[in-house]
Molecule: transfer RNA
Organism: uncultured Lachnospiraceae bacterium
């Protein structure tokens, strides 16, 4: 240059045929405990890399276009 996968919370992913974005770890309060750590409750944190297009509706479909990986000349 060309194909293909991948981009979602601090971090590793999940999200199905387009319908109210989750989990685990991590935090941040709270129980427990002499006191820590474990363990039990509960809270917080998201422009779904970015723009635009379809559509009543988009993480999910299309185009661009930044990044990362793999593959072919």
């Nucleotide at each position: 240059g060309c194909u293909c996968u991948c981009g979602u919370a601090g971090c590793u992913c999940a999200g199905c045929c387009g319908g109210u974005a989750g989990a685990g770890c991590g935090u941040c309060c709270g129980c427990u405990u002499g006191g820590u750590a474990a363990g039990c409750g509960g809270g917080a944190g998201g422009u779904c890399a970015g723009c635009a297009g379809u559509u009543c509706a988009a993480g999910u479909c299309u185009g661009c276009c930044c990044g990362a990986g793999a593959g072919c000349u």